[in-house]
Molecule: Bacterial RNase P class A
Organism: sheep gut metagenome
């Protein structure tokens, strides 16, 4: 840890003067309380705002931030695997160290021209340039190749690529694939901050039951993060008890069929399976089983024998999920 017994413990049902008798009694996570739903209570929760949340499509579902499938990205020879994936020409911010310059660029080495000196080896100064080196996670932001030039540069030109747009096919759809025009504009929103799109507050200590009070409506009270706004005898207050209801059969389980690629749904036999309230679900024998240690023994694989020990953890309204043991 199972299996039987016996002796409690907690509903439940039958019998009874006591009493007895049947028969049920933790999980996959009951946990964490992180999401989402139902149910109560206040308008069947209604406006604005402010807070919070979600971020690719399509589907499922009661509802998700859940799941399935699919798109683009990245990695990988492939299967496949990861992926908080909407905007950086609204706006503000930020970008360590290094390093001339981190975004109204600069100008350490280089290169190219000139003026001055010169020991003829260079040195210095002004100018120009940003291709080449160097620093950095990132360097001004399109790579080859040609023309250009003092020397250089999309400056200008061919192709390829990159983004934006337009139109054509194909896909519910993200999107792909192909033609045609633009365009040359660093990064970052798990930074304010924009856009779409959800979210009303409170939780079973809700609430219902209990007792008591009695006509005020521009005041009181409730609702509430504010302000309207609604609502008051189906209401108010008061105690704070745990004795009743809520409370356990439900988006349920289980097989089998049907549609769907797949989540997931219809249908149709079949089950019934904890409700305590400081908290029940437990002890103790016997027989098995698994681990760990010790001892005999081995044909070195294992056997026997003794002795601890039993993963993780526990219902508290109930259900989907997700994470963690």
């Nucleotide at each position: 840890u199972g299996u039987a017994g016996u002796c409690g413990c907690u509903g439940g049902c039958c019998u009874u003067u006591u009493u007895g008798g049947c028969g049920a009694g933790a999980g996959g996570a009951a946990a964490g309380u992180c999401c989402g739903g139902g149910c109560a209570g206040c308008a069947u929760a209604g406006g604005a705002u402010a807070c919070g949340g979600u971020a690719g499509u399509u589907g499922c579902u009661a509802a998700c931030g859940g799941c399935a499938a699919c798109c683009g990205c990245g990695c990988g020879u492939a299967a496949g695997c990861g992926u908080a994936g909407g905007a950086a020409c609204a706006g503000u911010g930020c970008c360590a160290c290094a390093g001339a310059a981190a975004c109204u660029a600069u100008a350490c080495c280089g290169c190219u021209a000139u003026u001055a000196c010169u020991u003829c080896g260079g040195u210095a100064g002004u100018a120009g340039u940003a291709a080449g080196g160097g620093u950095g996670a990132a360097a001004a932001g399109a790579g080859u190749g040609g023309g250009g030039u003092a020397a250089g540069a999309g400056c200008c030109c061919a192709c390829a690529g990159a983004u934006c747009u337009c139109g054509a096919u194909g896909g519910u759809g993200a999107c792909a694939u192909c033609g045609g025009g633009g365009u040359g504009g660093g990064g970052u929103a798990a930074a304010c901050u924009c856009u779409a799109c959800c979210g009303g507050c409170u939780g079973c200590a809700a609430g219902g039951a209990g007792a008591c009070c009695u006509a005020g409506a521009u005041a009181c009270c409730g609702u509430g993060a504010u302000c309207c706004g609604c609502g008051g005898a189906u209401g108010g207050u008061c105690g704070c008890u745990c004795a009743c209801c809520g409370c356990u059969a439900g988006a349920c389980c289980u097989c089998g069929u049907a549609a769907g690629u797949a989540a997931u749904u219809g249908c149709g036999c079949g089950g019934c399976u904890a409700g305590a309230u400081a908290g029940a679900u437990g002890a103790c024998u016997a027989c098995a089983a698994a681990c760990u240690a010790u001892u005999a023994u081995u044909u070195c694989g294992g056997u026997a024998a003794u002795a601890g020990c039993u993963a993780c953890a526990g219902a508290a309204c109930c259900c989907g999920g997700c994470u963690u043991a």